RNAcentral holds the full RNA, with entries from Greengenes. Predicted 3D model of a 350-nucleotide part of an RNA (small-subunit ribosomal RNA, central domain) from an uncultured bacterium.

Context: one part of a larger RNA
Formats: sequence, C1' cells, structure tokens
RNA sequence: CUGGGCGUAAAGCGAGUAGGUGGUUUGCUAAGUCAAGAGUGAAAACUCCAGGCUCAACUUGGAGACUGCUCUACGAAACUGGUAGACUUGAGUGCAAGAGAGGGAAGUGGAAUUCCUAGUGUAGCGGUGAAAUGCGUAGAUAUUAGGAGGAACACCAGUGGCGAAGGCGACUUCCUGGCUUGUAACUGACACUGAGGCGCGAAAGCGUGGGGAUCAAACAGGAUUAGAUACCCUGGUAGUCCACGCCGUAAACGAUGAGUGCUAGGUGUUGGAGAAAUUUGACCCCUGCAGUGCCGAAGCUAACGCAUUAAGUACCCCGCCUGGGGAGUACGGUCGCAAGACUAAAACUC
Repeated sequence: CUGGGCGUAAAGCGAGUAGGUGGUUUGCUAAGUCAAGAGUGAAAACUCCAGGCUCAACUUGGAGACUGCUCUACGAAACUGGUAGACUUGAGUGCAAGAGAGGGAAGUGGAAUUCCUAGUGUAGCGGUGAAAUGCGUAGAUAUUAGGAGGAACACCAGUGGCGAAGGCGACUUCCUGGCUUGUAACUGACACUGAGGCGCGAAAGCGUGGGGAUCAAACAGGAUUAGAUACCCUGGUAGUCCACGCCGUAAACGAUGAGUGCUAGGUGUUGGAGAAAUUUGACCCCUGCAGUGCCGAAGCUAACGCAUUAAGUACCCCGCCUGGGGAGUACGGUCGCAAGACUAAAACUC
C1' cells in the first nucleotide's frame, strides 16, 4: 500500500471554486464496457509432461502460463459517458397563512448596587467557624427625600423558542436573514458534497480613543496554619462596558462531518394544517407535516449504550486516526503588534 476504523485514539461553523457523485423516459452515438482477430508480453524462474546424472536436489527438451499493453474501413448496445428531445417525484419560484431571546441601529423604562447632597437619629456598623484588618462622635450603620452614573434585565421561563456554529432573554420603532404549514400556478435535474481559497467564530488577551456602578486576576492588609506566596475576611488595579482594528483558540461537546432513501411501537411538548362531532363556541378525540424530549423492538456495539433526531441498513462526497511517553514539542516555513496560532518530526524510553 491493501485492509481496518473515527460517541470514549480520530472533525468549531458556514457559503462555495476545481474535482468526485447524481432522478424518470425515448432516439442516436460507440469513449468506457463486452466479443472476435492480429502483434507483443526476452531468457531464466513458475505449473504440467517426458529425458539425463544409480535416486533426489540439480539439469535438458516440449507445452502451458506470464492475469498486461497496442492495433483493427468488422461486431453487440444492457450499463456508465456523450448528444438531441420529453417528464415531474429531487431542487427552486409563486400564491395564502404562521411562530420565534435570529441579526443590526436608534430611543425609552423600572427594580437593585455604589456615590453625592439634605433631614431624622445615636454608638456602634461590618465581617467570620471564631476573629481581626476596615468604616464610625469630623456623626457611620439604619431610615426618608432629591440627584449622579454605569452595568445587567427579577417574575414570565418551560429537557420551551430561534440561529450554521459561536451564541441570542426588559419594552418600542426602523432595517434585515432564515424557517414551517397549506396549495400545486410556474421552471424542468437547475441537485449533493466540497481539496485549496474566502467568511463567521465564546472567554481571555492585544492596539487606539472613550467609559468606569458592580464584580474582580495582580497587589496590600487581617486571619488560619508547623509554614499558607492558598482556601476565609477587608480593601483593590488591569479587566469586565462602548467604538474601531487585531487575535482565531475552548470539555468550540451530542466528545457523534454533510446529504439522501429504507427499517416496530409507546408517551410528552412546540408551530402550522385537515377531518369529524357538538345547539353554538372552546377543549377532548382522529389524520398528516415540521421541530424538540423520554422509554423501548429488531438490528448494532468490547461493553456502556444507540435505537425513524441511529451508534441499524445502504449509496455518495469531504476530513481525520494507526500503542503510551518524548510532543501538539524542536527545527524550518506562513500568519500575528505581541501573546501566540497553523503546519509538524526525530533520537531516546516503556
């Protein structure tokens, strides 16, 4: 390499280029495919049949084979391809409805924390396992009124919803992406995947400029302790927030790549639709679709478990894995302001 795998060794996410793969049907074609013939496929080796060394190994002769390649005014036409048409079930569009913390911008709101001013009021407050540091007679804590400022949006809230993922939760307005159901009017395979390349991408971190209420790495102090560079307490700066630009990584997880078909059921829940009954209406019940959970048959699995949301059964495309450590490291390269990221070994060792 072949072969075997990827929930636990083996994928952050999207749109998409080349490439690979591709629905039903008719005619033509004959590149692939099949058949026929010809040439070639050195010898030795290999297999079979004979012969020679007393036998055998060995060796000589003949045949086969060399699974391959090339050629042809010939042939076949099922399949793949090509070409010319047709179709509607895949895909998309239209029309009629619908749900939603999907995204961006602007504005508004109430509760709470902190601070400031003023009133009442007096000796404590705060904190802990217990304390102390700390705050307070220069009037704190508590309480009342007013004001400032920043950040986050209690209840509703739900294995509820939306988004490709990261993620998204007060209210209103504007702009905007996707999805579902019904219908079957239109297009007529327009599809799937996707190496490179491109874009998005939590938190932390970085650059410039703002902002700074809370919380809080670092740091300081108080405790604890044998020590305590910690856990606990009092403070507290970066940061946390905003704008623009970088970074490009996470247990980026369902530790499960994307698409399509097929394969028992039961029971919740979310959003549409249909049918029937009822005096009417709303439920309940029934049918079917799209999500999201739980339980479970066959089957699968080393087991755990998965099980129409598959880890079952098939096809197709991409990525990745190959004992533990050394090591996601060194060196080199690319990217980055840096931190570092990506790519990625070996010696040695068990």
It matches the Rfam family "Bacterial small subunit ribosomal RNA".